[in-house]
RNA sequence: CUGCGCUAGGUGGGGAGCCGGCGGUGCCCUGUACUUGCAAUCCGCCGUAGCAAGGCUGAAGGUUCUCCGAGGCUCGCCGUAUGGUUGGCUGCGCGCGGUAAGGCGUGAUGAUAUCAAGGUCUUAUGCAACGUGAACCCGCGAACCGUGUCAGGAUAGGGAUAUAGCAGCACUAAACGGUUAUUUGCGUGUGCCAUAAGGUUGCUUUGAAGGAGCGACCUGCCCCGUUACCGCUUCGGUACGACGUGUCGACGAGAAAUGCGCAG
Numbered sequence: 001c002u003g004c005g006c007u008a009g010g011u012g013g014g015g016a017g018c019c020g021g022c023g024g025u026g027c028c029c030u031g032u033a034c035u036u037g038c039a040a041u042c043c044g045c046c047g048u049a050g051c052a053a054g055g056c057u058g059a060a061g062g063u064u065c066u067c068c069g070a071g072g073c074u075c076g077c078c079g080u081a082u083g084g085u086u087g088g089c090u091g092c093g094c095g096c097g098g099u100a101a102g103g104c105g106u107g108a109u110g111a112u113a114u115c116a117a118g119g120u121c122u123u124a125u126g127c128a129a130c131g132u133g134a135a136c137c138c139g140c141g142a143a144c145c146g147u148g149u150c151a152g153g154a155u156a157g158g159g160a161u162a163u164a165g166c167a168g169c170a171c172u173a174a175a176c177g178g179u180u181a182u183u184u185g186c187g188u189g190u191g192c193c194a195u196a197a198g199g200u201u202g203c204u205u206u207g208a209a210g211g212a213g214c215g216a217c218c219u220g221c222c223c224c225g226u227u228a229c230c231g232c233u234u235c236g237g238u239a240c241g242a243c244g245u246g247u248c249g250a251c252g253a254g255a256a257a258u259g260c261g262c263a264g
Stems, first nucleotide, its partner, number of pairs: 001264006009057003012030004020046005034054005063256005071248003075244002078241005084235001087232001091230001093226003097222003101219003104215003114208007121198006127191002129188007137178003146171004154163003
């Protein structure tokens, strides 16, 4: 150096999480690199760190070093989305007050302000109206316990007559009904009708004088206050994206070294 046969080893790996730690099942990323049994209210093991059994491969799909960097995780800043929270300091909204720029209304058929006399207002006393009650008037109305007259009948009497008195009739009481007028009592969101006193803020009428504004209805502007719905603001979450730091890191590439036996 070559051939043959063995053994060690290998027979996917990684990330986060869980765990005293290491693996596995489960999730995720790479990727195609055996089978069976066990296993997240977990299964097994102890740094020789899955266990048990079988199959294949076998000194290289193994080991070490270097490079590359799929992908995951931590932290920080920014952006987007989404919900929580704070504030009436700010906007939006609402309210009181003011102003009078624009609009509108009103004004020489005379504005604001002024003077004079009134009304409206309050009280008292009346009047009227209305409502209601009563009286008056008319009607009706008592088997008996209202009146008058009392047929019949009854009673008394020798008789004439007399007595009480039912029905009927008439007139009435209580009660009931009716219409208009009159009288009277009570009442008032009726009228301003009368008188007197009060009042002069507001509104309004008339007259006098005077000569151009007045109103604050709408929009605008200002002050003060109020409201956490929205906008804004304070604080802190969740998710995604981008950037940066750190960490782990598959596959892949390159290099290096390497067990035993036999034979030539």
Bacterial large signal recognition particle RNA, 264 nucleotides, folded computationally. The prediction has a mean pLDDT of 75. It matches the Rfam family "Bacterial large signal recognition particle RNA". From the family's description: The signal recognition particle (SRP) is a universally conserved ribonucleoprotein involved in the co-translational targeting of proteins to membranes. The family is grouped with related families in Rfam's "SRP clan". The family's RNA type in Rfam is non-coding RNA gene.